[in-house]
Formats: sequence, C1' cells, structure tokens
RNA sequence: GGUAAACCCGUCGAAAGGCGGGGGCACAAAGCCACGGGUCUACGGCCGGUCGGCCAGGAUCGCCGGGCUGCUGGG
Repeated sequence: GGUAAACCCGUCGAAAGGCGGGGGCACAAAGCCACGGGUCUACGGCCGGUCGGCCAGGAUCGCCGGGCUGCUGGG
C1' cells in the first nucleotide's frame, strides 16, 4: 500500500442478512466459489393451538475444511 469489524445514515429483504456512504476492530489471502460441515433466519409448510416447536428453497467465505487465484520471501 490492500481489505474493512462494531456502530451510524440510506436502501433491498418476512427475517437472517445484502448493497451504498461514513467509520476502523482486526486480517499476510479477512481475494473469489455455497462443494462438505457448522451457525443464523423461517415468508412458506408441518405439528400442538396462548403461543410455541420442527423444516432451507434463504443467509453466513471476517466459523472451519476444500477448490481456484493473487502478493511476498527463499530454493
């Protein structure tokens, strides 16, 4: 030099969360991919009927592994 946590504003979404702006917690792959696992949410569906429980087609790559790529140093 690079990325950009929490938080704030705007926006999309049922939500989890994403995107944009601000902002920097941290990261030497914290670049990309949902392939395996984990975790989060539940519009909708199922079950009991207060409301709750269960289920990813959703989400998370800054949870882990894997795949692909990049930078740096050495040989």
Predicted 3D model of a 75-nucleotide RNA (c-di-GMP-I riboswitch aptamer) from Caldinitratiruptor microaerophilus. The model forms 95% of the base pairs in the Rfam consensus. The organism belongs to Caldinitratiruptor, within Bacteria. The sequence is in RNAcentral, with records from Rfam. Its mean pLDDT, the model's own confidence on a scale to 100, is 89.